[in-house]
RNA sequence: AGUGAACGCUGGCGGUGCGCCUAACACAUGCAAGUCGAGUGGGUUUAGACCCACGGCGAACGGCUGCGUAACACGUUGGUACCUCCCCCGAACUCAGGGAUAACCCCGCGAAAGCGGGGCUAAUACCGGAUGCCCUCGUAAGAGGAAAGAUUUUUCGGUUCGGGAAGGGCCUGCGGCCUAUCAGAUAGUUGGUGAGGUAACGGCUCACCAAGUCUAUGACGGGUAGCUGAUCUGAGAGGAUGAUCAGCCAGAAUGGAACUGAGACACGGUCCAUACUCCUACGGGAGGCAGCAGUGAGGAAUCUUCCGCAAUGGGCGAAAGCCUGACGGAGCGACACCGCGUGGAGGAUGAAACCCUUUUUGGGCGUAAACUCCUGUUCUGAGGGACGAAAUUUUUGACGGUACCUCAGGAGAAAGCACCGGCUAAUUCUGUGCCAGCAGCCGCGGUAAGACAGAAGGUGCAAGCGUUACUCGGAAUUACUGGGCGUAAAGCGUCUGCAGGUGUUUUGCCACGUCUGGUGUCAAAACGCGGAGCUUAACUCCGCGUCCGUGCCGGAUACGAGCAGAAUCGAGUCAUUCAGAGGCAUCUGGAAUGUCGUGUGUAGGGGUAAAAUCCGUAGAUCCACGAUGGAACGCCAAAAGCGAAGGCAGGAUGCUGGGAAUGUACUGACACUCAGAGACGAAAGCGGGGGGAGCAAAGGGGAUUAGAUACCCCCGUAGUCCACGCCCUAAACUAUGCGUGCUCGGUGUAGGAAUUUUUCAAUUGAUUCCUGUGCCUUAGCUAACGCGGCAAGCACGCCGCCUGGGAAGUACGGCCGCAAGGCUAAAACUCAAAGGAAUAGACGGGGACCCACACAAGCGGUGGAGCAUGGGGUUUAAUUCGAUGGUAACCGAAGCACCUCACCCAGACUUGACAUCCAAGGAAUCCCGCCGAAAGGUGGGAGUGCCGCAAGGAACCUUGAGACAGGCGAUGCACGGUCGUCGUCAGCUCGUGCCUUGAGGUGUACUGUUAAGUCAGCGAACGAACGCAACCCUCAUCCUAUGUUGUUCUUUCAUGGGAGACUGCCGCCUCCAAGGCGGAGGAAGGUGGGGAUGACGUCAGAUCAGCGUGUCCUUUAUGUCUGGGGCAACACCCAUGCUACAAUGGUCGGUACAAUGGGCAGCGAACCCGCAAGGGGGAGCCAAUCUCACCAAAGCCGAUCUCAGUUCGGAUUGCAGUCUGCAACUCGACUGCAUGAAGUUGGAAUCGCUAGUAACCGUGAAUCAGCUAUGUCACGGUGAAUAAGUUCCUGGGUCUUGUACUCACCGCCCGUCAAGUCAUGAAAGGUAGGGGCGCCUGAAGCUCCGUUACGCGCAAGCGGCGGAACCACGGUGAAACUACUGAUUGGG
Repeated sequence: AGUGAACGCUGGCGGUGCGCCUAACACAUGCAAGUCGAGUGGGUUUAGACCCACGGCGAACGGCUGCGUAACACGUUGGUACCUCCCCCGAACUCAGGGAUAACCCCGCGAAAGCGGGGCUAAUACCGGAUGCCCUCGUAAGAGGAAAGAUUUUUCGGUUCGGGAAGGGCCUGCGGCCUAUCAGAUAGUUGGUGAGGUAACGGCUCACCAAGUCUAUGACGGGUAGCUGAUCUGAGAGGAUGAUCAGCCAGAAUGGAACUGAGACACGGUCCAUACUCCUACGGGAGGCAGCAGUGAGGAAUCUUCCGCAAUGGGCGAAAGCCUGACGGAGCGACACCGCGUGGAGGAUGAAACCCUUUUUGGGCGUAAACUCCUGUUCUGAGGGACGAAAUUUUUGACGGUACCUCAGGAGAAAGCACCGGCUAAUUCUGUGCCAGCAGCCGCGGUAAGACAGAAGGUGCAAGCGUUACUCGGAAUUACUGGGCGUAAAGCGUCUGCAGGUGUUUUGCCACGUCUGGUGUCAAAACGCGGAGCUUAACUCCGCGUCCGUGCCGGAUACGAGCAGAAUCGAGUCAUUCAGAGGCAUCUGGAAUGUCGUGUGUAGGGGUAAAAUCCGUAGAUCCACGAUGGAACGCCAAAAGCGAAGGCAGGAUGCUGGGAAUGUACUGACACUCAGAGACGAAAGCGGGGGGAGCAAAGGGGAUUAGAUACCCCCGUAGUCCACGCCCUAAACUAUGCGUGCUCGGUGUAGGAAUUUUUCAAUUGAUUCCUGUGCCUUAGCUAACGCGGCAAGCACGCCGCCUGGGAAGUACGGCCGCAAGGCUAAAACUCAAAGGAAUAGACGGGGACCCACACAAGCGGUGGAGCAUGGGGUUUAAUUCGAUGGUAACCGAAGCACCUCACCCAGACUUGACAUCCAAGGAAUCCCGCCGAAAGGUGGGAGUGCCGCAAGGAACCUUGAGACAGGCGAUGCACGGUCGUCGUCAGCUCGUGCCUUGAGGUGUACUGUUAAGUCAGCGAACGAACGCAACCCUCAUCCUAUGUUGUUCUUUCAUGGGAGACUGCCGCCUCCAAGGCGGAGGAAGGUGGGGAUGACGUCAGAUCAGCGUGUCCUUUAUGUCUGGGGCAACACCCAUGCUACAAUGGUCGGUACAAUGGGCAGCGAACCCGCAAGGGGGAGCCAAUCUCACCAAAGCCGAUCUCAGUUCGGAUUGCAGUCUGCAACUCGACUGCAUGAAGUUGGAAUCGCUAGUAACCGUGAAUCAGCUAUGUCACGGUGAAUAAGUUCCUGGGUCUUGUACUCACCGCCCGUCAAGUCAUGAAAGGUAGGGGCGCCUGAAGCUCCGUUACGCGCAAGCGGCGGAACCACGGUGAAACUACUGAUUGGG
């Protein structure tokens, strides 16, 4: 784009077309072929006329359908052995006779259909005779052959012959489906002779003879199918189709057959058989809608039992006329095409409703509506009113009072459907929440869905719109035009070679292909162009064109074919040489392994990562000598050589294939390729026979392991070897078919030749040529990778092969094989991919380099105990919530008795505890009583403020109404902000340029160096941003200024400013670059120590409970207030810590030295009391002043304890207290006395730390009434050990490599098994079907034979009867084929 469509929703009018695609299934009813009295007889009737019968013509046309048919059926071309009623032209004739018969009458049978017998009669019915232009037969002579009449006239007929027109029969070249998993078919088969038969040729039929005929250019078989003009599509070439219209064919319930006739083997004729239906008196009969309507059935689906012969056409007739479901019309159906309409103009309060929206005096629907003014297509009514009718004067119209015209009325009665994620024009809201659903492909939907559903708006088409089905296109996705085969699917494992295809130079001829002129044909319609008619269009008509094709007559001869001649460059032969693991056979050699013998000799050997099995005291291994047997051939040896491929390796001999160079002597296109065919074809395997040293499937044993039917070890059988016969496959690979020609270079190597150098010569070297074999590369090609004279370049010839993945190289069938199996080779079903090459990442029990307390080297811990704290789990009315590997778990929480508080129980409030607005009242505020657990409720009293002249106002309180408040309710996967982590790792990017089809790369790679993408050198890169470093703070040294409350002797100290360090200097190393190593000086040396600082990004990492915030939810509650409880529970598990287990220690006494900080609701001195916690006290201090803080602790000095569950350890418990606070029961800290648990250094595992660090020791602060702090963050004191490496573990960086990974190895993914499902193969069998073959039967019919008997006839003969051949249906037998089915079973 299209449709003979169907379905869903919807539906105003008209015109023109079209309308059972399925059951060639079955059919009720009516109609569809009759006509002629001018051929004839009769009956009825008053007549007109009608009826019956004989006879003539028609009924073979028209109409319907597409079963069959793969065929001369159709299309096209040509031919002729033929026929033709009616029609036209021409020639001739039309004479004289005969006997019957239907209707009718009578009789009879039968239910009916119908039939029989007797009698009468006519003809254009029938029969013979005559004539015969002419025709037929025949060489001729000769023989044979016809007729019909009717009519008043005119005329209409009849017979024979010749011709025409038109129609038909037959033959023929060419053309048009699938299948080779159909390869051979055929006996009237092929041909001949003769005969028969036909309108006619012919095996059409028969007899005889011969053995042919068709087939790979696809016979035969199977499947499917009416063919064509044309139709649809397409740029075309093609592809698909064959409705309507037209031509041809075929069919008429199924099968067979003939009759009549000009024509049929006959849709509305006959006979027979069969199935079915109907009638019946059971004896017997009738029927055939694939004609028009119509019915049932089938189906997704296809119309009226209409009108008329008026037109066109047909039959009959002299005609009038009759008949005509052909046809002309109407009806039904949006089934298709075409045309028209559903109104037009104006109209902004931009109305209302509805939809969207916190930009809100908003936007959309939208000039849309309302409203005003018009118009009248269609519609309704009324009036008028055709053409179609025609040669022709009259008559005649179904459609039809239709088309059309005029008038009137009235915007009235007339819009839907699909879509809106992309493709693809058109977007928002609500609902839903991987549900419901959508979907043509990709794909949407898991709480903000432009994709589902609804709504609003929009887009597209419009009386239709969508969906489904089918065809072509896009699809260069079967490639003729116009594709491919190294790796995506695809080169046969290799060669030989018939058919086939293709083929060098030249001359002549021919004219088959080819090209061309003319001419015939290619039906009409259709199609294209131009015109015309319906108002237009669709539609119809006219003219022209087109019509691939093909016949005939000419012409041309370049190319191809053919014929004839010539040539040599392709190909081959010959000659002279040459290289080689080319092949086959025979002979032969040494080394090594094994075995045997002898000797020697003693305890091991062997094997492995380590072992063991194993061998060995019955003497092994080892060593020596000798013997035996089989297999394989070291060095040479190579990118080497040979071969068609597989493949070929000790040596010698024989036989033999191929190749190269040179010579250019010979032949003269002999060539290339090759379907089918044939030959060869590694390894393994098979058969029977040999052989068997080593090795070694299977098998046995030992190890390893969770297991180990493996890898490793010890044994070991087939086999490996030989001769013969099979098998015929490989990643049979260069994943690259063979042949020929052309197209830059460089560098090896093998064989040969030539020239040249050197030389006396041989040799060596150099150059050139030919042939083979490698590597790199230009152009070119390629998707890229790559190929690149050995092409995957540019061309030609031929063959093979491919057409999404899987199923599957499988099933079935066939062929081959002893088997194993091979060759050929599908489908159902299933998926939306499978695949190639390259890119960036990620990953690797890949590689290289480098880094980090990563390991190693050390020191101290954790894991065991008790306790503290946090988490899980459990429990509970509640044990609020969040955080969950690293990156949760002394985390949010720098302070849980109430409060906090979010949880639970109970009691209360509802514009609310809090904000804004309105109204009314009252100042605010304070005190007291009662009820109550409190919140709260209620009563009483005190009190009248500020501004303003006044009205009134501000602030506050109470009450009331509604807008609203409120929410630690949900979503961190809607977000902002902030944070963790990789990681203080050295990376991450950009601009321009360059490279690539592109993703992308380069830069950023390489070399050296660095802590560093730090720097340098080089480089198709040159620069730049964010990171690194530096700039900032602090500590260490010095200088300087100032100096309270510090110090007073200077200094130390505090605050501010400055100096200093840069590989600067020297030596060595390096490329004399960056830099490294060492040294000097210096307080400090190579980043001086520490901090702050965290690139692009990753983890949908964490947080809605810090805060903010979208959306959702709640509103007498999920909000608010109050009391009490809970967050503190306790079988258990985990994490982080504290204290310990003691003598480097505990206890007691003495004694020394810090730093950072805090303090007014505060720190709190002296002094006094208490054993102590603490109490009293109150000086001083808003702090370099006073104070926490008298003492810092470890340390040092001395005493004691003496290795023990202790003078270690301090849990737990009892009693008595102190402090804070409204309140220490749940549930605080501290003090004193008493009690005195586990624990004696901690399994597997695991953590921190590289110097003022670890370890040990104390001090301060935040939070805070107090405290659960053993936590956190700071401060100082004492103060080590070890490493200078990178094999390994962990993490990371750069480069490289492989990849089937890309939510990226915590990836991907294979097979069995289990349950369920689908399609399919096999299977004992079973069922059905179409066809062939053999045999039996043999209706009707045609032909033939017999017939003295029966009938008719003068006769010929016909009928009858009997028989024969052919033959439909039917029966039967044995096979084959196809389809379905089948317990069970196989794989997918």
Predicted 3D model of a 1388-nucleotide RNA (small-subunit ribosomal RNA) from an uncultured bacterium. Its Rfam family is "Bacterial small subunit ribosomal RNA". Its family is annotated with structural constituent of ribosome and ribosome in the Gene Ontology.